[in-house]
Parts: sequence; structure tokens; C1' cells
RNA sequence: GGACUCGUAGUUCAAUGGAUAGAAUUUCAGAUUCCGGUUCUGACGAUAGGGGUUCGACUCCCCUCGAGUUCA
Repeated sequence: GGACUCGUAGUUCAAUGGAUAGAAUUUCAGAUUCCGGUUCUGACGAUAGGGGUUCGACUCCCCUCGAGUUCA
């Protein structure tokens, strides 16, 4: 330098082009308890960045950034 795969809550993972992007875990608050743990309830929290196609984009297309594999 070329080709390919990938980038989603703090973390691990979902999401036929169409419900308010969902679950587990973490954190916080409450309930329970004499206190703590366990358990239960609730809350907070995310689509790498930019542009395009579309009535509608995490999803399709292009560029950039980052990670990995492979060829030279």
C1' cells in the first nucleotide's frame, strides 16, 4: 500500500428498513432487616464522527477516525 471483518449503556450482548433502541450486570434510591448481606421494586445510562438514499436508517451507500485478520 491492497482486500476483508468490526465499532450500540461503565461492562457483556440483542434489535426483518417501521412500538419510546431492549436485557443482564454495575451504580444510585426505596422496601425488607436491630444492622449488614440476600431478595424485591424503581431510576440513571448508549447507536465512533460527517454526509447521502428513503415516508421512515443501529440496519443500505460514500468519506473520515479507531480496532482486528490477511496479502504484498

The prediction has a mean pLDDT of 81. The RNA shown here (transfer RNA) has 72 nucleotides and comes from a bacterium. Its Rfam family is "tRNA". RNAcentral records the identical sequence in 5 taxa.